[in-house]
């Protein structure tokens, strides 16, 4: 990189470093020097898997913590699990 399958209207953020972009893509709309993206620390959430429990109750692996996956579109995307 590819295939299969499930989920995507719920939930959850602060600090330090840094310094201009970000929300996948296109169009819109929005966020952003009252600090974007990134990295680190700690905290939190509980979608999937393993484990455990009377109970998301416990521990671990992954994932997530602006806006319905921000809205619409498309042969779209993301994440989990399995396969090759």
């Nucleotide at each position: 990189a590819c295939c299969u399958u499930a989920u995507u209207a719920a939930g959850a953020g602060u600090g330090a470093c840094u310094g201009a972009g970000g929300g996948a893509c296109u169009a819109g709309c929005c966020c952003u020097a009252u600090g974007a993206a990134g990295u680190c620390a700690c905290a939190c959430c509980a979608a999937c898997c393993u484990u455990u429990u009377a109970a998301g109750u416990u521990a671990g692996g992954u994932g997530g913590u602006a806006a319905u996956g921000c809205u619409a579109g498309a042969u779209c995307a993301a994440u989990g699990a399995g396969g090759a």